[in-house]
RNA sequence: AGAGUUUGGUCCUGGCUCAGAACGAACGCUGGCGGCAUGCUUAACACAUGCAAGUCGAACGUCGAUUAGUCCUUCGGGGCUAUGAGGCGUGGCAGACGGGUGAGUAAUACAUAGGAACGUACCCUUUGGUGGGGAAUAACAUCUGGAAACGGAUGACAAUACCGCAUAAUCCGGUAACGGCAAAGCUUUAUGCGCCGAAGGAGCGGCCUAUGUCAGAUUAGGUAGUUGGUGAGGUAAUGGCUCACCAAGCCUGUGACCUGUAGCUGAUUUGAGAGGAUGAUCAGCCACACUGGGACUGAGACACGGCCCAGACUCCUACGGGAGGCAGCAGUGAGGAAUAUUGGACAAUGGGGGAAACCCUGAUCCAGCAAUGCCGCGUGAGUGAAGAAGGCCUUCGGGUUGUAAAGCUCUUUUAUCGGGGAAGAAAAUGACGGUACCCGAUGAAUAAGCACCGGCUAACUUCGUGCCAGCAGCCGCGGUAAUACGAAGGGUGCUAGCGUUGUUCGGAAUUACUGGGCGUAAAGGGUGUGUAGGCGGAACUAUGCGUCAGAUGUGAAAGCCCCGGGCUUAACCCGGGAACUGCAUUUGAUACGGUAGAUCUAAGAGUACGAGAGGGGAAAGCGGAAUGGCGAGUGGAGCAGUGGAAUGCGUUGAUAUUCGUUGGAACACCAGAGGCGAAGGCGGCUUUCUGGCUCGUAACUGACGCUGAGGCACGAAAGUGUGGGGAGCAAACAGGAUUAGAUACCCUGGUAGUCCACACUGUAAACGAUGAGUGCUAGAUGUUGGAGGUGUCUAACCUUCAGUGUCGGAGCUAACGCGAUAAGCACUCCGCCUGGGGAGUACGGUCGCAAGACUAAAACUUAAAGGAAUUGACGGGGGCCCGCACAAGCGGUGGAGUAUGUGGUUUAAUUCGAGGCUACGCGAAGAACCUUACCAGCUCUUGACAUGGGGAUCAUACGGCGCAGAGAUGCGCUGGUCGGCUCGGCCGGAUCCCACACAGGUGCUGCAUGGUUGUCGUCAGUUCGUGUCGUGAGAUGUUGGGUUAAGUCCCGCAACGAACGCAACCCUUGCUGCUAGUUGCUAACAUUUAGUUGAGAACUCUAGCGGAACCGCCGGUGAUAAACCGGAGGAAGGUGGGGAUGACGUCAAAUCAUCAUGGCCCUUAUGGGCUGGGCUACACACGUACUACAAUGGACAUGACAGAGUGAAGCAAUGCUAUUUAAAGGCUGAGCAAAUCACAAAAAAAUGUCCUCAGUUCAGAUUGUCUUCUGCAACUCGAAGGCAUGAAGGAGGAAUCGCUAGUAAUCGCAGAUCAGCACGCUGCGGUGAAUACGUUCUCGGGCCUUGUACACACUGCCCGUCACACCAUGGGAGUUGGUUCUGCCUUAAGGCGGUGCGCUAACCCUCUUCGGAGGGAGGCAGCCGACCACGGUGGGGUCGAUGACUGGGGUGAAGUCGUAACAAGGUA
Repeated sequence: AGAGUUUGGUCCUGGCUCAGAACGAACGCUGGCGGCAUGCUUAACACAUGCAAGUCGAACGUCGAUUAGUCCUUCGGGGCUAUGAGGCGUGGCAGACGGGUGAGUAAUACAUAGGAACGUACCCUUUGGUGGGGAAUAACAUCUGGAAACGGAUGACAAUACCGCAUAAUCCGGUAACGGCAAAGCUUUAUGCGCCGAAGGAGCGGCCUAUGUCAGAUUAGGUAGUUGGUGAGGUAAUGGCUCACCAAGCCUGUGACCUGUAGCUGAUUUGAGAGGAUGAUCAGCCACACUGGGACUGAGACACGGCCCAGACUCCUACGGGAGGCAGCAGUGAGGAAUAUUGGACAAUGGGGGAAACCCUGAUCCAGCAAUGCCGCGUGAGUGAAGAAGGCCUUCGGGUUGUAAAGCUCUUUUAUCGGGGAAGAAAAUGACGGUACCCGAUGAAUAAGCACCGGCUAACUUCGUGCCAGCAGCCGCGGUAAUACGAAGGGUGCUAGCGUUGUUCGGAAUUACUGGGCGUAAAGGGUGUGUAGGCGGAACUAUGCGUCAGAUGUGAAAGCCCCGGGCUUAACCCGGGAACUGCAUUUGAUACGGUAGAUCUAAGAGUACGAGAGGGGAAAGCGGAAUGGCGAGUGGAGCAGUGGAAUGCGUUGAUAUUCGUUGGAACACCAGAGGCGAAGGCGGCUUUCUGGCUCGUAACUGACGCUGAGGCACGAAAGUGUGGGGAGCAAACAGGAUUAGAUACCCUGGUAGUCCACACUGUAAACGAUGAGUGCUAGAUGUUGGAGGUGUCUAACCUUCAGUGUCGGAGCUAACGCGAUAAGCACUCCGCCUGGGGAGUACGGUCGCAAGACUAAAACUUAAAGGAAUUGACGGGGGCCCGCACAAGCGGUGGAGUAUGUGGUUUAAUUCGAGGCUACGCGAAGAACCUUACCAGCUCUUGACAUGGGGAUCAUACGGCGCAGAGAUGCGCUGGUCGGCUCGGCCGGAUCCCACACAGGUGCUGCAUGGUUGUCGUCAGUUCGUGUCGUGAGAUGUUGGGUUAAGUCCCGCAACGAACGCAACCCUUGCUGCUAGUUGCUAACAUUUAGUUGAGAACUCUAGCGGAACCGCCGGUGAUAAACCGGAGGAAGGUGGGGAUGACGUCAAAUCAUCAUGGCCCUUAUGGGCUGGGCUACACACGUACUACAAUGGACAUGACAGAGUGAAGCAAUGCUAUUUAAAGGCUGAGCAAAUCACAAAAAAAUGUCCUCAGUUCAGAUUGUCUUCUGCAACUCGAAGGCAUGAAGGAGGAAUCGCUAGUAAUCGCAGAUCAGCACGCUGCGGUGAAUACGUUCUCGGGCCUUGUACACACUGCCCGUCACACCAUGGGAGUUGGUUCUGCCUUAAGGCGGUGCGCUAACCCUCUUCGGAGGGAGGCAGCCGACCACGGUGGGGUCGAUGACUGGGGUGAAGUCGUAACAAGGUA
């Protein structure tokens, strides 16, 4: 510090995800030791048991074990004095600290800095006192109630308990006079400990102020003790803290009130920082103690281990009544993913009491449990190659695990055992603890796992599995060759841990203060006006608020950071420093901002005066053209409408035309890129009223300015209300068409509406998709309105101000683009955005008559959605061009019969493949057996075939014969007997037998492959190097102007060159020369039936080498080019005709059955052999052919004329010949390995005769019968011939195919395959046409351009309803909880107030028999009152849960209906 992920690819925007760090963690696997920390985050849920707050006899009463002394004794013991453990009680101090928890609390809290009107036990300092009396009471005793808890009555007694009196420096009250307030003693006898009054201090506490402290505005108004005052009360103290009266205030957009959430801080964690998140342990503060209320005591509490009341819960109970509060330490249950021992000690530190000894202390110090975290150590070290064995992989050679192991030599941290043994402790005292540590002994001994290995991200192979099982943080893996699943081997990372999950920060500049944006990606408010607020011109003075600087105080300690030190080191701990970026006080500075004062101006803004332009606005009036209606005339059959029609109108007279008249709406030309307005918007003419703007002058004001949350106003169209109006147009609606449908597009009608007035609505792609204002920053050109200058005073030109357009530089931008009218450079203010969907939706609120508008979420879902540009592909986009593509023609197919292939069906099998064009007379150039792969049956198992090992033999090889069998096969007989040699059963060969490696497979996968092939397409294209342009994908070149069959050539050009294609080079054909002259040829001479023979080499022909054609020549066109048109010459003229030749690539095109081949599968069978069957089936459908339907024909007759081929297991002449004649054929075999011989007859044609339009003298299927040939064999299932039979068919619907010249059409010939079998295929020649205006349309293709939401590329993409499943959510008659407000009722305990006839020791008075009695003061019970918790009863608000039914939404490999969008998406 970044990375992955949107795309075919690119740049950007933007989200999602990852790598890091942290944790009071949990879970999984694993686990040796030690140190230091940490350990209920959940139920502030309920708690058994034990302990956690007592102490003081030097305050006091009493009981009193024990011990000592002494006396008495009935020897049992008892009394007295002293001691006094322990118990009970009075009294004092402490139980307000320490310990726990975080429920509540958004301010009665906390943090920081301040303040004044207070309190303070214990402690310190100072000062003054401590005199003299009195009455009770608990414990106790007796009686008594109760189950208990706990009481009641009577009686007695003490105090540092209680109460008067005295005294009062100070203190308190009072203006003052004056009035008022205390005390306690104990004892070890001391400078003792206490007590009372007062002052001061310290520490602690109470109160007040300022600032700061979460979210929500779908919480905007809140508040009656409320805000203030006066008086009183109350408090330690200020204060509405409380009360009476008076006033009507107070808080709030700088967010009151309400709702939700939350203890706050030092700090912790992350981060470069700024920030963010958190608030465990430790420390400070607060709050709470079962829930709610209350006070008492006290210095201090409204009190965790105190009290009272109410409530819930638990326990005891004799049912009458009682008891309790672990959020103290342990511990239990429950909850939960989850968190420890019912331990030791007061030795240390600290706390309470005490004079002290001492007691108490679950505070604390220690130990135990837990890898929960941090830190440290170990599980050995050295050597060791036969690179062991085993594992894994393998190309079978080897590689790897791997110096790893074993082996050898060492060491002993740790461990175990034994011995010694601390510091912590100032005099004593050690729980920890026989611990840390030290020494010795034993022995490699006791000690390694976890995750990962497709990319991100370090690390790869094999097997298994087969979209299954599974993985996954994101992208994504898995459908038979998975580095992604599972296992193994190997590797990588970390290591007593390692992974996973969760949470936080980071990366994320993804809320942007540091540090983002808003034309098109999300985002400028529809527009103005203006309040608050924010910002603001020039010079001066003052102030010193902001700002800046210094000083002081504070910012607790701990922590972080730096330095040093202590534990063997580290973690950890200790000391010092720095820091704590803050706040306050104070001193100073005064530039800038603020504030106050007084000024300035052609400066920003405004006014005045003088000019000017304009569809700016409102109202009234006027006008002509056109549409429609009505009246009248003319006229006579249609009009209207469309792609074509129909509905409609019209003989009751339409349309058309003329005249008249009526009504409403809109204003042609001018008109413009032009004008005005804030925007919406504004267009005939005139008048009236009215807003704004511009220019000029520089007279006036003197900053009056800019922006603008709320507010207010305006605001197209549609829509709403009321009343008018209504010509045309026209939602809805009706009809007619179109269509599969057509609730549409088209047509005919037509109502709201459109118009006016008034009132609402308040939205638009309200767009420049661009907020307003100001300043600055190159130009060019047009235009509108002014002003100045110049000009023949007019056209033009120059300058300038204000508008409005186009192009363009710098700059900006992701690019497109913007570019003085900025999207440039800056400033000010406002609005808005933060992935896509859900959704601009729900709920709530405000507005509205309604429609609806504004404001505006969440659950859930998803890894993308999106912008700009690029290359393709596509378009029912455009332009240019080509092709038997259409058109123009000729002939076919589709109908019939047959042949053949395919589908389907059938079958034991009908083997397999090929499937639009580019499968279907295709693989197959030829299935009776064979072929043959299929089926049935029989049969073989190292095999029909190859290599290797061992053995045997040299016949069991090979040949012949016989028997059994369907045959394979088996058995038997018989003939016959290898080669070489170094002579060694040595070498070679052959056959058989045995065992195993293996053979074999037309079994699967053409989607694992090679090779081969088809197709686009013989279309003219496809690319590269260098350079240039672009952030980039890419572009350029290859585009453009011409031209061509052609990216063919020329010209131009940021391109210049090049490659594969095109063309040419090759073959053939057309003309010709030379050479050659047999088997071919024959003009002349001779000869002959015959080029037959002599002879010839002229001709034809043959086959070699050449020539010839190149737009070369002429004319025209073109740009003087390329080229095109015409002409001449020429056998041939513009690539002469034909062939071969097929660029980069496309279709996962075809082929594993030609062949080869990876992987998988079979191995007495999916291999091998054999016989028979099948591939030839047959209701039917399709393709390709043949033959026809006839007279351009059929039949018969007759010495017409080719080319190219083939031939030895062959072609076969000639001759002879069977069957009734004849034919196919049979016998014979001349010649020929071929320019020699043969196949071989060419056929259409031509000439002649017959047939005369018929199912025929057409056509020939089918069938019968007789033959022939091939072949082991023609039944299934061959071909041919003869005779007989004589079917359909009379020119073929929709549709569709071929062909542009020696072509189509038509006629025959040959060949391959082949024993035999062709209507197929491949070649060959004979005869031999018609037509092409042309490129609108169909199909296919090429180039340029355009649009695109396509890229598997239009057979694309994609929308909505419906149906099904699941999910969350809104509404919902209601039901049910929480919370809160409010009215009323009720009032416990309690303090307060009143009363107090009952009760009453101290003090006072009177009386007295001195016991007391009476009265008073004071007090208490009781009663009354107001307040008040819980509770009751109504009514509201708000938030949940649930609810029949219902609404939409989301998600889901292959459902239904259509086709809305993307191309002009077929109606933009």
Description
The RNA shown here (small-subunit ribosomal RNA) has 1468 nucleotides and comes from a metagenome. Its Rfam family is "Bacterial small subunit ribosomal RNA". Model confidence (mean pLDDT): 85 of 100.